[in-house]
RNA sequence: AUGACAGCAUGGGGAGAGGGCGUCCAGUUUAUUGCAGUAAACUGCACACAAAUGGGCGACGCCGAAGGAGCAAGCGCGAUACAGCGUGAAUCUCUCAGGCAAACAGACUCUUGCUGGACG
Numbered sequence: 001a002u003g004a005c006a007g008c009a010u011g012g013g014g015a016g017a018g019g020g021c022g023u024c025c026a027g028u029u030u031a032u033u034g035c036a037g038u039a040a041a042c043u044g045c046a047c048a049c050a051a052a053u054g055g056g057c058g059a060c061g062c063c064g065a066a067g068g069a070g071c072a073a074g075c076g077c078g079a080u081a082c083a084g085c086g087u088g089a090a091u092c093u094c095u096c097a098g099g100c101a102a103a104c105a106g107a108c109u110c111u112u113g114c115u116g117g118a119c120g
Base pairs, nucleotide, nucleotide: 003119005116006115007114008113009112011110012109013108018060021058022057023056024055025054026053028052029051030050032048033046034045035044036043037042061100062099063098067096068094069093070092074087075086076085077084
């Protein structure tokens, strides 16, 4: 000086699973209805009513790659017995949390920059 490696940051890639059901609330949009103006078109108001959308709540189904939890071999202590205890990884398991259209998030990964650093 910086290669391996580690950390931080910008940017890129990045899977899975109901955009389901019920209920409540809210405004908006569309349609119908009622009232008023009107020759009519149309305009305004109403909340009557339906659908779409958003949010809350409830129950069920499902996913795992934020986070979280669990553990094998091995190692240590102990026993010497067939105990036991501790430590001990994950993209494995669980699914508390989180998630199930898009968006956000997303383990991991690539580029670049910065910091540390010869263990390459």
Predicted 3D model of a 120-nucleotide RNA (Glycine riboswitch aptamer) from Evansella clarkii. Model confidence (mean pLDDT): 76 of 100. It was read from a public genome assembly, where an Rfam model found it. The organism belongs to Evansella, within Bacteria.